A computed fold for a 486-nucleotide part of an RNA from an uncultured bacterium, annotated as small-subunit ribosomal RNA, 5' domain. The full RNA is in RNAcentral, with records from ENA and SILVA.

Context: one part of a larger RNA
RNA sequence: AACGAACGCUGGCGGCAUGCUUAACACAUGCAAGUCGAACGAGCUCUUCGGAGCUAGUGGCGGACGGGUGAGUAACGCGUGGGAACCUGCCCCUGGGUAUGGAAUAACAGUUGGAAACGACUGCUAAUACCAUAUACGCCCCCAAUUGGAGACGGUUGGGGGGAAAGAUUUAUCGCCCAUUGAGGGGCCCGCGUGAGAUUAGGUAGUUGGUGGGGUAAUGGCCUACCAAGCCGACGAUCUCUAGCUGGUUUGAGAAGAUGAUCAGCCACACUGGGACUGAGACACGGCCCAGACUCCUACGGGAGGCAGCAGUGGGGAAUAUUGGACAAUGGGCGGAAGCCUGAUCCAGCAAUGCCGCGUGAGUGAAGAAGGCCUUAGGGUUGUAAAGCUCUUUUACCCGGGAAGAUAAUGACUGUACCGGGAGAAUAAGCCCCGGCUAACUCCGUGCCAGCAGCCGCGGUAAUACGGAGGGGGCUAGCGUUGUUC
Repeated sequence: AACGAACGCUGGCGGCAUGCUUAACACAUGCAAGUCGAACGAGCUCUUCGGAGCUAGUGGCGGACGGGUGAGUAACGCGUGGGAACCUGCCCCUGGGUAUGGAAUAACAGUUGGAAACGACUGCUAAUACCAUAUACGCCCCCAAUUGGAGACGGUUGGGGGGAAAGAUUUAUCGCCCAUUGAGGGGCCCGCGUGAGAUUAGGUAGUUGGUGGGGUAAUGGCCUACCAAGCCGACGAUCUCUAGCUGGUUUGAGAAGAUGAUCAGCCACACUGGGACUGAGACACGGCCCAGACUCCUACGGGAGGCAGCAGUGGGGAAUAUUGGACAAUGGGCGGAAGCCUGAUCCAGCAAUGCCGCGUGAGUGAAGAAGGCCUUAGGGUUGUAAAGCUCUUUUACCCGGGAAGAUAAUGACUGUACCGGGAGAAUAAGCCCCGGCUAACUCCGUGCCAGCAGCCGCGGUAAUACGGAGGGGGCUAGCGUUGUUC
């Protein structure tokens, strides 16, 4: 000097920040991801019979973003600089299409099982759901010829094969299919850098390389069969311990040390372990399946759950907040739109946790009052301090007005910020220290006791070092102590 601090004493206001560092311990309750009726049938309500509204279900898009945490990870995880064998919903550019048919199924109705969760059977129905066919500018695959090339491979031509679509409405649009380009995003590879330990010296069989095959969007022992016997290592392999990484933060003149809260980028995780499905994208926090531990319901047959989302509870701890308001703004999802959703976000609440600002009054006032303390008993000191007199009104209080943020309209914050008026010094000072280091001294009490203490050391009858008082010094809504870093 610093802090996400804690503890003790004290505490007026405002602004801006910050607030479980411990048990990745367990969680009651509410909310945190929906939306579209301009894809679809059906049902219900209202009706001025024109229509309007609502919804469980099918279908589409979104639930891979946003939010949390730091357990794991010493790794191409991160940082930085390169690379080639890739993918990409929505968005942008461009070209070409959007034809003809079909079979179902939920909802619904009926029957029925179960305590429930949830089903079963029969029958009916629609679509931008599903299936078949047509069409193919181009696209993909195979073959042949030709051309460039040392080759790998590329270009051109020809032949064969393969695969597409969906409509809606308020008639102006929004969609759908194939292909091209871009943007943004993502997957992969490599060089270098990124802790400690040698009281860890050898490690490795898919191991290292090759060939064929498989797999992937894509390279690759990624996987597999065969072949070879390699590969890594004192420039520290392997093993063990510790740890998310970075921009940064902090200290320092710097070199460098320490650190990685908030904010931002990347990574990893989502009760523990494993797995895939769907999808442009996940091996998916608030999706699915299996196993495990735990909790709950049960009619004992069987079921349900996952706060490391926002609040909140218990527990742990020296220690860390409200079961708040609003979608007004910014942003996100859906929608043609109106709009709906959004504990992202914006705000408010709590906390001197930090930083910054302001205040607790100003002037005058000597009979140097009283009281306290000391005293050589004369006096000194507290001390212009108080009182008194004259003023001011920041803050707080009362009354009135009242923004910007947002505009076409819409303001949670909020009657907030701010402005005007009013009364009245009124509402507002503490903490630590005073032996030396180190600014600041006397008296009383105590008597190696009680106690102090960062180091040196004080205390055994005159203690500036203990306790109290008066006085003084320092900082000030704080001041000290403890912890940690430089």

The coordinates come from a structure-prediction model, not an experiment, and the mean pLDDT is 84.